[in-house]
A computed fold for an 89-nucleotide RNA, annotated as c-di-GMP-I riboswitch aptamer.
It was read from a public genome assembly, where an Rfam model found it.
Rfam family: c-di-GMP-I riboswitch aptamer. Its Rfam clan is "c-di-GMP_I riboswitch clan". Gene Ontology term of the family: cyclic-di-GMP binding.
The coordinates come from a structure-prediction model, not an experiment, and the mean pLDDT is 86.
RNA sequence: CCACUGAAACGGCAAACUUGUUGAAAAACAAGGACGCAAAGCUAUGGGUCUAAAGUUCCGCAUGGAACCAUGACUGCCAGGCUGCCAAA
Numbered sequence: 001c002c003a004c005u006g007a008a009a010c011g012g013c014a015a016a017c018u019u020g021u022u023g024a025a026a027a028a029c030a031a032g033g034a035c036g037c038a039a040a041g042c043u044a045u046g047g048g049u050c051u052a053a054a055g056u057u058c059c060g061c062a063u064g065g066a067a068c069c070a071u072g073a074c075u076g077c078c079a080g081g082c083u084g085c086c087a088a089a
Stems, first nucleotide, its partner, number of pairs: 005087002012037002017032006035076001041082003045079003048074003055068005
């Protein structure tokens, strides 16, 4: 000096759960809280997963119900892309 590596330290993030707000929902955000994380930083590009409001079709006399569907989400599911702190063996 390097990273395909991860000891220590300084710091960082924050699962479940609770409360509040938004949302049709999935979920997000804020506060509390720590299961974990060396990219648990950013990015929905590929795969995957979740939801199904609107729409379409069907059922029903009807209030309504069912199926399909992402244009809604998840990067703390796996890859890809971009960036990055420390540095013992």